[in-house]
RNA sequence: GUCCGUGUAGUUCAGUAGGUUAGAACGCCUGACUGUGGCUCAGGAGGUCACGGGUUCGAAUCCCGUCACGGACC
Numbered sequence: 001g002u003c004c005g006u007g008u009a010g011u012u013c014a015g016u017a018g019g020u021u022a023g024a025a026c027g028c029c030u031g032a033c034u035g036u037g038g039c040u041c042a043g044g045a046g047g048u049c050a051c052g053g054g055u056u057c058g059a060a061u062c063c064c065g066u067c068a069c070g071g072a073c074c
């Protein structure tokens, strides 16, 4: 340099034939339980779906560009 893949919560990930409110587990906070802690149970907070633009009535999802990371080839 060319091509391919990935980017969603603090972490690991799901979610794609565009449409109901963006989700799970772990972690975090609060409460119950306990002599304290842990386990367990209940509740809660936490998101610019990498960034910018486009298409559309409607985009995490489709298209274009940029960035980061990984891979193949040279």
Stems, first nucleotide, its partner, number of pairs: 001073007010026004019057001028044005050066005